[in-house]
Context: one part of a larger RNA
RNA sequence: CUGGGCGUAAAGCGUGCGCAGGCGGUUUCGUAAGCUGGAGGUGAAAUCCCCGGGCUUAACCUGGGAAUGGCCUUCAGGACUGCGAGACUGGAGUGUGGCAGAGGGGGGUGGAAUUCCACGUGUAGCAGUGAAAUGCGUAGAGAUGUGGAGGAACACCGAUGGCGAAGGCAGCCCCCUGGGCCAACACUGACGCUCAUGCACGAAAGCGUGGGGAGCAAACAGGAUUAGAUACCCUGGUAGUCCACGCCCUAAACGAUGUCGACUAGGUGUUGGUGGGGUUAAACCCAUUAGUACCGCAGCUAACGCGUGAAGUCGACCGCCUGGGGAGUACGGUCGCAAGAUUAAAACUC
Repeated sequence: CUGGGCGUAAAGCGUGCGCAGGCGGUUUCGUAAGCUGGAGGUGAAAUCCCCGGGCUUAACCUGGGAAUGGCCUUCAGGACUGCGAGACUGGAGUGUGGCAGAGGGGGGUGGAAUUCCACGUGUAGCAGUGAAAUGCGUAGAGAUGUGGAGGAACACCGAUGGCGAAGGCAGCCCCCUGGGCCAACACUGACGCUCAUGCACGAAAGCGUGGGGAGCAAACAGGAUUAGAUACCCUGGUAGUCCACGCCCUAAACGAUGUCGACUAGGUGUUGGUGGGGUUAAACCCAUUAGUACCGCAGCUAACGCGUGAAGUCGACCGCCUGGGGAGUACGGUCGCAAGAUUAAAACUC
């Protein structure tokens, strides 16, 4: 390489959009590039292979045959692929009408709680732990009442719930805005799927500039514990956590399961629609559809398990794996302010 694979053994890019490329619904006609068949030409000789012959054998020499990935010409075929033209509606999309939602961006606003400040009441403790101590407090703490400041997060509802491509998203109100689902019709007429390179988004931490800073809290300091204790526990506490703008681009970025489509028993719960029954209205029942969760047939799987949301049966396209360590490292390239990210070996060794 081929082959075989990628939930957990090595292996699905963190996610999407998408150029090239690959692949592509139904039908008619044409064409004949691919394709199939016939015929012809060519594919030098030597060599290799087969059957013979000649040197006493062999090597060697020699006759004949076979073989020669193939290529070209011509005739025919017209199923399939391609190409050209036309048509279609089932894929895809658009319109009309509804529906749900922590989907995104901006602005405003609310209450509880923590902390701090001022004043009142009041007096000796408070805090903390396994026990303590550091710490706070007679300069009046803690407790309690009133008023005020400020920042961050939104109890209950709340869910096995919802939305989003993923990361992720939660008080309430307003503005702007993306997507989805359902029903019935109308319209466009294959406009589709996937996607190397590319582009965009991408938790936390981290970085730059400027703000902000209540609580929490790396670092740090102190107190304990201990043989030691650069920890676990305690008292403090700075970056940071928050905001704006600009970077970084990683993750157990997980469903450890790429995207799209088709097909293949059921049962139960739940969310959003629709239709029918039922009710004063509900509840509730039936059907259907889009999600989400559990159980389970066939089948699959090394087993665990998966099981119409497949890890079943198939197709299209992309990514990735190929013994362990060395190593996701070195070197080089690209990117970055840096931290570093990405691409990615070898010697050696078992």